Predicted 3D model of a 462-nucleotide part of an RNA (small-subunit ribosomal RNA, 3' major domain) from Thermogemmatispora carboxidivorans. It matches the Rfam family "Bacterial small subunit ribosomal RNA". The coordinates come from a structure-prediction model, not an experiment, and the mean pLDDT is 86. Lineage of the source: Bacteria > Chloroflexota > Ktedonobacteria > Thermogemmatisporales > Thermogemmatispora.
Context: one part of a larger RNA
RNA sequence: UGACGGGGACCCGCACAAGCAGCGGAGCGUGUGGUUUAAUUCGAUGCAACGCGAAGAACCUUACCAGGGUUGGACAAGCGCGCUGAGGGUCCAGAGAUGGGCCGGCCCGCAAGGGAGGCGCGCUCAGGUGCUGCAUGGCUGUCGUCAGCUCGUGCCGUGAGGUGUUGGGUUAAGUCCCGCAACGAGCGCAACCCCCGCUCUCGGUUGGAAUUCUCCGAGGGGACUGCCGCGCACAACGCGGAGGAAGGUGGGGAUGACGUCAAGUCAGCAUGGCCCUGACAUCCUGGGCGACACACACGCUACAAUGGUCGGGACAGCGGGCAGCGACCCGGCGACGGGGAGCCAAUCCCUUAAACCCGAUCUCAGUGCAGAUUGCAGGCUGCAACCCGCCUGCAUGAAGGAGGAGUUGCUAGUAACCGCCGGUCAGCACACGGCGGUGAAUACGUUCUCGGGUCUUGUACA
Numbered sequence: 001u002g003a004c005g006g007g008g009a010c011c012c013g014c015a016c017a018a019g020c021a022g023c024g025g026a027g028c029g030u031g032u033g034g035u036u037u038a039a040u041u042c043g044a045u046g047c048a049a050c051g052c053g054a055a056g057a058a059c060c061u062u063a064c065c066a067g068g069g070u071u072g073g074a075c076a077a078g079c080g081c082g083c084u085g086a087g088g089g090u091c092c093a094g095a096g097a098u099g100g101g102c103c104g105g106c107c108c109g110c111a112a113g114g115g116a117g118g119c120g121c122g123c124u125c126a127g128g129u130g131c132u133g134c135a136u137g138g139c140u141g142u143c144g145u146c147a148g149c150u151c152g153u154g155c156c157g158u159g160a161g162g163u164g165u166u167g168g169g170u171u172a173a174g175u176c177c178c179g180c181a182a183c184g185a186g187c188g189c190a191a192c193c194c195c196c197g198c199u200c201u202c203g204g205u206u207g208g209a210a211u212u213c214u215c216c217g218a219g220g221g222g223a224c225u226g227c228c229g230c231g232c233a234c235a236a237c238g239c240g241g242a243g244g245a246a247g248g249u250g251g252g253g254a255u256g257a258c259g260u261c262a263a264g265u266c267a268g269c270a271u272g273g274c275c276c277u278g279a280c281a282u283c284c285u286g287g288g289c290g291a292c293a294c295a296c297a298c299g300c301u302a303c304a305a306u307g308g309u310c311g312g313g314a315c316a317g318c319g320g321g322c323a324g325c326g327a328c329c330c331g332g333c334g335a336c337g338g339g340g341a342g343c344c345a346a347u348c349c350c351u352u353a354a355a356c357c358c359g360a361u362c363u364c365a366g367u368g369c370a371g372a373u374u375g376c377a378g379g380c381u382g383c384a385a386c387c388c389g390c391c392u393g394c395a396u397g398a399a400g401g402a403g404g405a406g407u408u409g410c411u412a413g414u415a416a417c418c419g420c421c422g423g424u425c426a427g428c429a430c431a432c433g434g435c436g437g438u439g440a441a442u443a444c445g446u447u448c449u450c451g452g453g454u455c456u457u458g459u460a461c462a
Stems, first nucleotide, its partner, number of pairs: 001462002003459003007456007015446002019410005026301008034292002042053002064287007073125001077124008088103006106115003127276002130274003136270002138265003141261001143259001148187006154163003167178003193253004198221007224247001227241005303403001307362007319350003324343002328339004369400001374395007416438007
């Protein structure tokens, strides 16, 4: 000087408390451990791994396994020699990779020949998701959006170092004020950026019946403790009030200081070193990544009457659409199929939002709750749904009667409940990212738990 303390003082944070909804019990989904396996590819492992890399594992992906093949190579560049109409179509053998037959087939040149491309041989080489994240770059997580971390000069100290940055107030904040051997400055904080809320101006189609208005787009205004009162050192600031769509950072986002964890990633990419080279490279078919006595993590659906079912009725927003979205009509109980208008989209479509409201029914039962599981019959995508997709109809109807110890999220348009859209994607969403609808309860307080900040104290630790 730090770090640490079941030392002290002060102060924060959904940290506790107060409150609401959950998880932990059930069934199922997903991830992981374990076990199994020819293989169940690899990585991630307290917080900060475990719906994580996966924003889509039937083949492909794919890195794993079995079997069948290739060896100048699946892919790049260059050189030498020799041969030669490449790619393509079709047929045969084969699981395919591949091999073989046939057809047609480039440019210059009269020709010889040359060139592009291909084939064979040889060379410099290719290739490796093989190892090392304890050799690395880059990127990322975390403490933590915490309020800190430093520098120049001066001063103090033999020195390490201190001072400044401590102190008195104040703040979300090393925010600001005052004081002070310090005076300044930098990276952080804040502000500048984006979205939302009020308003004005301009423009406006495809939106509106309609110039106004709603709406859409662009630009501007508006909030600054500016005004009043009180408190305080007359300061910073705090409390109350007026006006205002909005106050004292208006709400949200983007933004992450010096550093810490030899944190994570050699499998995104790049890259040093090491290793493989008829294989640790590469192609193919099939299998596996989907196994299942178990254990954990994150979710979905429930256990019902604030509910289930049936009929009728109402209201969004964000988005997406040409190998696409597909109205509407017809067929089908339905998934869906046949036809097909319109739309490169404020025009057309996805697109009837659902919870909700009205009426009817069920009457407390494992039920007209719940929907697992299984049987049968179908639909769709795709070369192909056996392993191993999603959806529909009929039948079947399991566990489950509110979940032990323990544990998670959330302070307001939040939690909770409800649906919708999107990316990925041929198909597949209970995941993820967004969007709107309905819309609470509670916070006395800081003793305690966890994490953090400042000062101080002890130390045999660094």